[in-house]
RNA sequence: AUUUCCAAAUCGCUGAAACUUGCAAAGUACGGGGGAACCGUUCAAGCGGAUUGCCGCAGCAAUCCAGGGGUGAAUCCUUUCCAAGGUAGGGCUACUCAAGGGCCCGAAUCCGACAGCUAACUCCGUAAGCGUUAUUUGAGAAGGAAG
Numbered sequence: 001a002u003u004u005c006c007a008a009a010u011c012g013c014u015g016a017a018a019c020u021u022g023c024a025a026a027g028u029a030c031g032g033g034g035g036a037a038c039c040g041u042u043c044a045a046g047c048g049g050a051u052u053g054c055c056g057c058a059g060c061a062a063u064c065c066a067g068g069g070g071u072g073a074a075u076c077c078u079u080u081c082c083a084a085g086g087u088a089g090g091g092c093u094a095c096u097c098a099a100g101g102g103c104c105c106g107a108a109u110c111c112g113a114c115a116g117c118u119a120a121c122u123c124c125g126u127a128a129g130c131g132u133u134a135u136u137u138g139a140g141a142a143g144g145a146a147g
Base pairs, nucleotide, nucleotide: 011131012130013129014128018028019027020026029126030125031124032123033122034121039116048065049064050063051062052061053060054059067114068111069110070109071108076086077085078084079083089105090104091103092102093101095140096139097138098137099136100135
């Protein structure tokens, strides 16, 4: 000097998921759900299914799930079909913005018959997972050095 492996710290990225605190709790901050009028939607009314328990029935409780709904960028299409190809949409490229180039994602999960919007009000979350670049042009900002 180069390469490989491990650990820690700093810095950075997705995300609401941060700060204060020894931890917890709590607060602040950020984020999500429910919830009037008006508006909007809708023929109306009735009605889910399976299993278990209580029970004479009716009914009640628990669990799972076609329907429906929520968080999320993550929706949809095609095929030689369970794996590929594309796609609505989304992210990174290290001061910020714009354009160009480059590299990626396009999942998962929750509610459990049920929810439009929604002031007051009310109920929750603050996890998890990672490592792009010393990219180009323009505009702007900040800092340093020299004079």
Overview: c-di-AMP riboswitch aptamer (ydaO/yuaA leader) from Paenibacillus zeisoli, 147 nucleotides, folded computationally. The coordinates come from a structure-prediction model, not an experiment, and the mean pLDDT is 75. Lineage of the source: Bacteria > Bacillati > Caryophanales > Paenibacillaceae > Paenibacillus. Its Rfam family is "c-di-AMP riboswitch aptamer (ydaO/yuaA leader)". Gene Ontology terms of the family: cyclic-di-AMP binding and regulation of gene expression.